[in-house]
RNA sequence: AACGAACGCUGGCGGCGUGCUUAAUACAUGCAAGUCGAACGAGAAAGUCCGAUUUCGGUUGGGCGAGUAAAGUGGCGAACGGGUGAGUAACACGUGGAUAAUCUACCCUUAGAUCUGGGAUAAUCCUUCGAAAGAGGGUCUAAUACCGGAUAAUAUCAUUGGAUGGCAUCUUCCGAUGAUCAAAGGCGGGGCAACCUGCCGUGUAGGGAUGGGUCCGCGUUCCAUUAGCUUGUUGGUGGGGUAAAGGCCUACCAAGGCGACGAUGGAUAGCCGGCUUGAGAGAGUGAUCGGCCACACUGGGACUGAGAUACGGCCCAGACUCCUACGGGAGGCAGCAGUAGGGAAUAUUGCGCAAUGGACGAAAGUCUGACGCAGCAACGCCGCGUGGGUGAUGACGCACCUUGGUGUGUAAAACCCUGUCAGUGGGGAAGAACCGUGCAAGGAGUAACUGCCUUGCGCCUGACGGUACCCACAGAGGGAGUCCCGGCUAACUCCGUGCCAGCAGCCGCGGUAAUACGGGGGGGACGAGCGUUGUUCGGAUUUACUGGGCGUAAAGGGCGCGUAGGCGGACCCUCAAGUCGAAUGUGAAAUCUCCGGGCUCAACCCGGAGCCUGCAUCCGAUACUGAUGGUCUUGAGUAUAUCAGAGGAAAGCGGAAUUCCAGGUGUAGCGGUGAAAUGCGUAGAUAUCUGGAAGAACACCGGUAGCGAAGGCGGCUUUCUGGGGUAAUACUGACGCUGAAGCGCGAAGGCUAGGGGAGCAAACAGGAUUAGAUACCCUGGUAGUCCUAGCGGUAAACGAUGGGUACUAGGUGUCGGGAGACGUUGACUCUCUCGGUGCCGCAGCUAACGCAUUAAGUACCCCGCCUGGGGAGUACGAUCGCAAGAUUGAAACUCAAAGGAAUUGACGGGGCCCCGCACAAGCGGUGGAGUAUGUGGUUUAAUUCGAGGCAACGCGAAGAACCUUACCUGGGUUUGACAUACUUAGGACAAUCUGUGAAAACAGACUUUCCCUUCGGGGACCUUUGUACAGGUGCUGCAUGGCUGUCGUCAGCUCGUGCCGUGAGGUGUUGGGUUAAGUCCCGCAACGAGCGCAACCCCUGUCCAUAGUUGCCAUCAGGUAAUGCUGGGGACUCUAUGGAGACUGCCGGUGAUAAGCUGGAGGAAGGUGGGGACGACGUCAAGUCCUCAUGGCCCUUAUGUCCAGGGCUACUCACGUGCUACAAUGGUCGGCACAGAGGGUCGCGAGCCCGCGAGGGGAAGCUAAUCCCAAAAAGCCGAUCUCAGUUCGGAUUGGAGUCUGCAAUUCGACUCCAUGAAGGAGGAAUCGCUAGUAAUCGCGGAUCAGCAUGCCGCGGUGAAUACGUUCCCGGGCCUUGUACACACCGCCCGUCACACCACGAAAGCUACUUGAACCAGAAGUCCGUGACCUAACCGCAAGGAAGGAGCGGCCCAAGGUUUGGGCGGUGAUUGGGGUG
Repeated sequence: AACGAACGCUGGCGGCGUGCUUAAUACAUGCAAGUCGAACGAGAAAGUCCGAUUUCGGUUGGGCGAGUAAAGUGGCGAACGGGUGAGUAACACGUGGAUAAUCUACCCUUAGAUCUGGGAUAAUCCUUCGAAAGAGGGUCUAAUACCGGAUAAUAUCAUUGGAUGGCAUCUUCCGAUGAUCAAAGGCGGGGCAACCUGCCGUGUAGGGAUGGGUCCGCGUUCCAUUAGCUUGUUGGUGGGGUAAAGGCCUACCAAGGCGACGAUGGAUAGCCGGCUUGAGAGAGUGAUCGGCCACACUGGGACUGAGAUACGGCCCAGACUCCUACGGGAGGCAGCAGUAGGGAAUAUUGCGCAAUGGACGAAAGUCUGACGCAGCAACGCCGCGUGGGUGAUGACGCACCUUGGUGUGUAAAACCCUGUCAGUGGGGAAGAACCGUGCAAGGAGUAACUGCCUUGCGCCUGACGGUACCCACAGAGGGAGUCCCGGCUAACUCCGUGCCAGCAGCCGCGGUAAUACGGGGGGGACGAGCGUUGUUCGGAUUUACUGGGCGUAAAGGGCGCGUAGGCGGACCCUCAAGUCGAAUGUGAAAUCUCCGGGCUCAACCCGGAGCCUGCAUCCGAUACUGAUGGUCUUGAGUAUAUCAGAGGAAAGCGGAAUUCCAGGUGUAGCGGUGAAAUGCGUAGAUAUCUGGAAGAACACCGGUAGCGAAGGCGGCUUUCUGGGGUAAUACUGACGCUGAAGCGCGAAGGCUAGGGGAGCAAACAGGAUUAGAUACCCUGGUAGUCCUAGCGGUAAACGAUGGGUACUAGGUGUCGGGAGACGUUGACUCUCUCGGUGCCGCAGCUAACGCAUUAAGUACCCCGCCUGGGGAGUACGAUCGCAAGAUUGAAACUCAAAGGAAUUGACGGGGCCCCGCACAAGCGGUGGAGUAUGUGGUUUAAUUCGAGGCAACGCGAAGAACCUUACCUGGGUUUGACAUACUUAGGACAAUCUGUGAAAACAGACUUUCCCUUCGGGGACCUUUGUACAGGUGCUGCAUGGCUGUCGUCAGCUCGUGCCGUGAGGUGUUGGGUUAAGUCCCGCAACGAGCGCAACCCCUGUCCAUAGUUGCCAUCAGGUAAUGCUGGGGACUCUAUGGAGACUGCCGGUGAUAAGCUGGAGGAAGGUGGGGACGACGUCAAGUCCUCAUGGCCCUUAUGUCCAGGGCUACUCACGUGCUACAAUGGUCGGCACAGAGGGUCGCGAGCCCGCGAGGGGAAGCUAAUCCCAAAAAGCCGAUCUCAGUUCGGAUUGGAGUCUGCAAUUCGACUCCAUGAAGGAGGAAUCGCUAGUAAUCGCGGAUCAGCAUGCCGCGGUGAAUACGUUCCCGGGCCUUGUACACACCGCCCGUCACACCACGAAAGCUACUUGAACCAGAAGUCCGUGACCUAACCGCAAGGAAGGAGCGGCCCAAGGUUUGGGCGGUGAUUGGGGUG
């Protein structure tokens, strides 16, 4: 885009079309083929009129009805028209021819004719049988029915003469002789009649027209998993048959005929003009209309006829249905309607012959479900309408919303108009011309008229239909839907839902913010339709003729020889098959295109032209192809010379090695492995020496060297043999290339038979390894490997690249041959050339990779092969094979991919390089004990919540007795504990007291009035009423902001421009060095730049300057028991401001002379001096909605809020992080010494007094370099303990206390006395640390009423070790592989289990189809017979002729028996496959 459509929703009108695609299933009922009285005979009735008669019921006669109806004889028609598509793969159809091999009723035309006789018969009547259908018998009769005779040809046949043409038989023409065959009348006109005449008919012959029959060329679906078919088969002769050629039929003879250019068989199918689509070529299709064919319940058969093997005829058989009196009969809608059934689905039992067409008729006319119309159906195409204009407070409503607004939207309302369609009323066609009839004119014919023919005028005829059309009337009044809105694809928002419900053409949406589901609003598209489904073509160059491919995506046969076929070198002559041009015929009409015309337009219809791309005939052209003939040498081949070679076959020979056997020497192991063991060995191995045997394979040479078609070929010699190269001539003269079939060769393994068997070695055995180990490793070991003769026929049979020919830059190796140059004529070397074999590389090609004179380039020729993945190289079938199996080779079903090349990452039990307390080297821990703390689990009314590998777990929490607090129980409260605004009433706020209560709270009492004022009131604050609202530690960290962790202080991450690539992308950023560093240098199609690194900042280490209190005190002075205590001082320390200093700056070495590295000097410090802050692009949907903020959702007398009590502190257990220990490098006691950094007025709190102590009393000083906390501890000196569960260790428990606090019961800390648990250095495993570090020692702070083993800081003492980068972990750069990309925690294979699906096999069962053999044989043609029957003719008759019944025979449908083939269905069971 299309449709004979169907379904869903919707539906106003008209025109024109179309309408059982399925069950060629079955059919009730009606109609669809009759007509002619001018071919013929016969001939009613009802009714009515008249009459007679009458028992008044009737009976009877006549006229009309009427020569009517119905029936019959006869003629023509019924073979057309109409339906259907079953069958048919065929001369069925299409197209073009042939018929010299033919027929043709009716029609036209020509010629001539239509003479003369005869016998029957139907109807009718009578009668018999039968239920019926119907049948029989008798009697009568007519014809255009039937029959005899006559005449007769240019008819037919026989014989025969001549001429012509052709195509073999033959044709045509002119003849001769003989034989044979015709007929029918009817209706008119004129005439007295004879007769004349018209029309229609009849017969013969010729011609035409029309319509057939038959034959031929070409075209016409799929399957080769159908490869051979055929006996009337192929041909001939004789005969028969037909309208007609012919094996069409028959007898005989011959053995042919068809087939890979697809016979035969199977499946499917009516064919065509056309229709749909497409740019075309094509592809699909064969409704309506038109042409042809076939069929008419199924099968068979003939009759009649011009024509049938006959849809509405006959006979027979069969199935089915109906009637029946059971004896018999009837029927055939695939005609029009209609019914049932089937189905997703397809109409009225309508009107009319008015038109067109048909049958009959002389005609009128009759018949006509052909046809013309109407009805039903949006089934299709076309047209029209459902209104038009103005109209902004941009109304209401609805939707959205940032609450400002926006959209629907000029849409509506309102105002002004119009009047299509529908409605009502009125008018009202064309389609009609015939025919007939009346009149008139003319014509043929006649003696003449009528009649006949032609023309003109008038009249008559309409189913549709009172329809189309026209006019009027009223009034915007009656009339819009469907689908879609994620992308493709035009059109966006809200709500609901929450991987549910659902959507979906493909991709895919939906798991709480869905433009994708459902609804609303809005929008888009089309519009009386819109969607969906189905089907076809297109897009699809996705079967490629136009117009594709095969190295790696699917695809080159394993290789050769070669048949058919296809293709083929140069020149010449000829032919004209292909090819090209002209002409002619045909290519039906319709359709299509163009032009024009008619319905108001259009659809539709009409006219004309074009087109119909084809076929045939004929004429011409001859370049190319082809054909015949001739010539040539360049393709191909032959000869000669020569060369290389693991080319092949056979025979023989050789040495090394291995194993075995015999012997000698010799002794305890050998062997084997990652390590072992099995195994061998004291019966003497291994080792070593000598001799012997056997089989197999041929080291070195040996080489991207050689040979061969491929497989493949390797010691040496001989014989036989194939192919190839080179050189120069000679010869043949296109002999060529390819190659479906076919034939041959064909690694390894395998098979058969017979040999052989050293080594090796499937299977097998043992030993190991392992979770297992039917493996890898080891010890053994049989087939096999070897030979001979066969079979098999496959490989990653690979260059994953078929063969041939020609052309298209080079460079460089190598093998074989030849020529030349130089050369002491030698080896070399160089140059050129032919042939092979490699590498690199340009153009070109390629998706890229890559190929590139050995093409995957440019062309031509031939063959093979491919067409998404899986199923599957499977099943079935066939062929081959001894088998194994091979070759050929599907489908159902299933998926939306499978695949190639390249890119970026990620990953690797890949590689290179490098780094890190990563390992190693060390020191100290954890894991064991007790305890603190966090977590899990469990428990509970609640044990609030979060955090979960590293990167949760002394984490949020820098501190849960109440509070905190979010949890639980109970008690209260509802504008609220808190904010803002308005509003009602009142009041300063508020304080105090009483009662109840656990408190919150409730109830009550009492007291009290701030500021301004224009006195009306207003403002601030509080209480109260109400409305908006508050409130939520409720949910979502996967809606978010912010903040944070982590990789990781790792050295990376990017950009602009340029360049490269089809592109993803690359380059830069890689490389060579170097660094802590993408740090720097050099190089480079890159040049620059940004974020990171580093530096800039802070602390610390040295110095300087400045300043000098509360800090300091060297010098001076004073004073004390003592002290910077005082005067004073700035020198020092220190404090706190600013500077200096370090930059590989200098020197040596090294390095590319660079960057740098290394050593040194100087220096407080040396190569980023030490530490901190600082964290690139990003990753982990990492963490946090319970810090805060925030979208959405949820709660609103509760999930808010207040209060009391409880809980977060539970406790069998498990884990993490700490503390204290296990002791002598220690504990205890006494004495003595040295810090830093902090904190302090709701505070730190000295000295003094009391208490064993925690602490208490009292109180100076200090808002702090001033006073206080404050004692630093380890340490040093001395004493004691003496290796033990202890003078270690301190848990636990009892008692007594202190402090804080409203309150220490659940549940604080501390003190004293007493108690004195585990623990004797911690399994597997695991953590931290590289220097002022680890370890160890104490001090301070935050939080805080109180509570610190945690956290954050501070100083004191103060180590050990680092060979090194193999390994573990993490990371960086480069490279490599990849089937990974939520990226190795990836992907993914097979079995098993379960469910479902389709398929194969299967004992069988069964449907259909098709053969063969036999039986049987209806109807019927033909043949024979015909003793029976018979009107026409002959005959006086008898009888004859002729015909027929009957009978027999051939053929033969259905049917039957037996036995095969094919194809389906089904089948216990079974096999694999697919999906989940």
Predicted 3D model of a 1476-nucleotide RNA (small-subunit ribosomal RNA) from an uncultured bacterium. Its Rfam family is "Bacterial small subunit ribosomal RNA". Its mean pLDDT, the model's own confidence on a scale to 100, is 84.